[in-house]
RNA sequence: CGAGUCGGCCGGGCGACGGCUCCAAGCUCCUUGUGGGCGUGGGGAGGAAAGUCCGGACUUCAAAGGGCAAAGUGCCUGGCGCAAGCCAGGGCGGGGCGACCCGACGGAAAGUGCCACAGAAACAUACCGCCGAAGUGGGCCUCGGUCUGCUGGUAAGGGUGAAAUGGUGAGGUAAGAGCUCACCGGCCGUAGAGGUAACUCGCGGGCCGGGCAAACCCCACUUGAAGCAAGGUCAAAUAGGGAGGGGUUGACGCUGCCCGCCGACCCUCCGGGUUGAUCGCUUAGAUAAAUCGUCGCACAAAGACAGAAUCCGGCUUACAGGCCGACUCAUGCA
Numbered sequence: 001c002g003a004g005u006c007g008g009c010c011g012g013g014c015g016a017c018g019g020c021u022c023c024a025a026g027c028u029c030c031u032u033g034u035g036g037g038c039g040u041g042g043g044g045a046g047g048a049a050a051g052u053c054c055g056g057a058c059u060u061c062a063a064a065g066g067g068c069a070a071a072g073u074g075c076c077u078g079g080c081g082c083a084a085g086c087c088a089g090g091g092c093g094g095g096g097c098g099a100c101c102c103g104a105c106g107g108a109a110a111g112u113g114c115c116a117c118a119g120a121a122a123c124a125u126a127c128c129g130c131c132g133a134a135g136u137g138g139g140c141c142u143c144g145g146u147c148u149g150c151u152g153g154u155a156a157g158g159g160u161g162a163a164a165u166g167g168u169g170a171g172g173u174a175a176g177a178g179c180u181c182a183c184c185g186g187c188c189g190u191a192g193a194g195g196u197a198a199c200u201c202g203c204g205g206g207c208c209g210g211g212c213a214a215a216c217c218c219c220a221c222u223u224g225a226a227g228c229a230a231g232g233u234c235a236a237a238u239a240g241g242g243a244g245g246g247g248u249u250g251a252c253g254c255u256g257c258c259c260g261c262c263g264a265c266c267c268u269c270c271g272g273g274u275u276g277a278u279c280g281c282u283u284a285g286a287u288a289a290a291u292c293g294u295c296g297c298a299c300a301a302a303g304a305c306a307g308a309a310u311c312c313g314g315c316u317u318a319c320a321g322g323c324c325g326a327c328u329c330a331u332g333c334a
Stems, first nucleotide, its partner, number of pairs: 002329009013297006020044005026038004046305001050316002053314005058227004065259004070223005075090005091105001092103004106218002111216002113212003127158002129154003134151007166184006185208002187205004192201003231279004241270006253261002
């Protein structure tokens, strides 16, 4: 000096004028109402308020239970933890030169299913090749041998493919092959060492065709449902209306289904009345939804993403521009 990785912060402040809204205490007008007007003082949108993906508080079903289905989570340890599918650290796997980043990370020897096309063949097999040891037939011949067909042997060489009986090398063989051996890879075992553990190292074993469970499934653990338009209180009005059906041999409900529990209303159609206020609701607190506009000053980044509606803990997504810290790589100089 350049390029990157991770973490944190700002994204406005002060003043003036005008405008909107809430609270407090006042003044005033009238048609006394939940009304209108005026001043003074004080308050007024985020790091994500977004997404509605998780969890919880709170409310009702409701006075409670069991099972199934369904859904979710899925390496180990711990927790700021109420919880979380969250956070922290670690292990393993993958990417990157690296700082770091990502992971849907239990099980494929319980079962079912899929792997297109190409290729001979993808739970199995021989297309091109190689062999002629074993059996059998034919030809040539210098009687030593040689060529070839069939039965047969083979999967080392070649081809196809994402993937083809683990890889490299040597020995061995008729030619070959873990057939044998050395090293490595995978798998299995381990009473050794380290670690709380996941796991790592070591030792041993020729055991050696795979992948997919973000396919169905199996295993372990967890889970009642609905949601502030939840749910209360008050006021007002009407037709305690009409017709039909079900119900103490159990309606409605708990509950998506079954058992069980509770115990009297429930369903359909026609018709009538009301559509109000207030709490929930908040030191911003609206209810069709307020929090703004202009100017000046300093700073100099103020121009991005973008607007609260019951509240809280997370995760994910968006962000012009600016600032700070730590670390990595590369080049040059000393």
Source information:
This is a predicted structure of a 334-nucleotide RNA (Bacterial RNase P class A) from an Armatimonadota bacterium. The model forms 98% of the base pairs in the Rfam consensus.